[in-house]
RNA sequence: CAUCGAAACGGCAAACCCAUCGUGAGGUGGGGACGCAAAGCUGAGGGUCUAUUCCUGACGGAGUAGAUAGUCUGGCUGCCGUGG
Numbered sequence: 001c002a003u004c005g006a007a008a009c010g011g012c013a014a015a016c017c018c019a020u021c022g023u024g025a026g027g028u029g030g031g032g033a034c035g036c037a038a039a040g041c042u043g044a045g046g047g048u049c050u051a052u053u054c055c056u057g058a059c060g061g062a063g064u065a066g067a068u069a070g071u072c073u074g075g076c077u078g079c080c081g082u083g084g
Base pairs, nucleotide, nucleotide: 001083002082003081011036012035016031017030018029019028020027021026034070040076041075042074044073045072046071047068048067049066050065051064052063053062054061055060
């Protein structure tokens, strides 16, 4: 410098339970491990979800504000190992 692929010193932690914050999606802390080589960071684009407003006879559609990085794409960084 390249690579993220067999292993894993070390690391993270789904469902579920408890506490707490939020109208809600969901967040945070504790317990707990289904999994993860970026399951580290980023809400920039798509998707999904929530709240709210508007349009429509109805089906449905649109706007606004949010949530999700363990939904995909993009951006930034990077341990061990391997190769140069």
Record summary
Predicted 3D model of an 84-nucleotide RNA (c-di-GMP-I-GGC riboswitch aptamer) from an Anaerolineales bacterium. The prediction has a mean pLDDT of 80.